This is a predicted structure of a 72-nucleotide RNA (transfer RNA). Its mean pLDDT, the model's own confidence on a scale to 100, is 81. RNAcentral holds the sequence, with entries from ENA. It matches the Rfam family "tRNA". The family's RNA type in Rfam is transfer RNA.
RNA sequence: GCUCGUCUAGUUCAAUGGAUAGAACAGGGUACUUCUAAUACCCAAAUCCAGGUUCGAUUCCUGGGAUGAGUU
Numbered sequence: 001g002c003u004c005g006u007c008u009a010g011u012u013c014a015a016u017g018g019a020u021a022g023a024a025c026a027g028g029g030u031a032c033u034u035c036u037a038a039u040a041c042c043c044a045a046a047u048c049c050a051g052g053u054u055c056g057a058u059u060c061c062u063g064g065g066a067u068g069a070g071u072u
Base pairs, nucleotide, nucleotide: 001071002070003069004068005067006066007065010025011024012023013022018055027043028042029041030040031039048064049063050062051061052060
């Protein structure tokens, strides 16, 4: 250089065109406890960027970026 894949909370993953984007762990708070731990409940937190298609895009298309694999 070429080909192919991946990109969503702090982390690991869901969501295969219908929207309030969800779960676990991690974080904060409350209860419980003599205190801690554990447990229960609650809270905050994300779609890599720019266009396009569509009534509607995390999802489909194009370009860019990051990253990984293969190949010369």